[in-house]
The RNA shown here (transfer RNA) has 71 nucleotides and comes from Candidatus Woesebacteria bacterium GW2011_GWB1_38_8b.
The coordinates come from a structure-prediction model, not an experiment, and the mean pLDDT is 83.
Taxonomically the source falls in Candidatus Woeseibacteriota (Bacteria, Bacteria candidate phyla).
It was read from a public genome assembly.
RNA sequence: GGGCCGUUAGUAUAGUGGUAAUAUACCGCAUUCGCAUUGCGGAAACGCCGGUUCGAUUCCGGCACGGUCCA
Numbered sequence: 001g002g003g004c005c006g007u008u009a010g011u012a013u014a015g016u017g018g019u020a021a022u023a024u025a026c027c028g029c030a031u032u033c034g035c036a037u038u039g040c041g042g043a044a045a046c047g048c049c050g051g052u053u054c055g056a057u058u059c060c061g062g063c064a065c066g067g068u069c070c071a
Stems, first nucleotide, its partner, number of pairs: 001070007010024004018054001026042005047063005
């Protein structure tokens, strides 16, 4: 320098043109003499900039970062 893949709550992963899910962690309530466990509830996320579209996390382009292969 080039090819390919990835980037989503604190963490680990789903998802896919229309409402973003699960687990765990965190907060509150109940349970307990108390703690733990358990149950219920709550807050929290689509890397950035453009394009296409009625509508983009999803499709297209560029950039950034990471991984991998080639030189």
Its Rfam family is "tRNA". From the family's description: Transfer RNA (tRNA) molecules are approximately 80 nucleotides in length.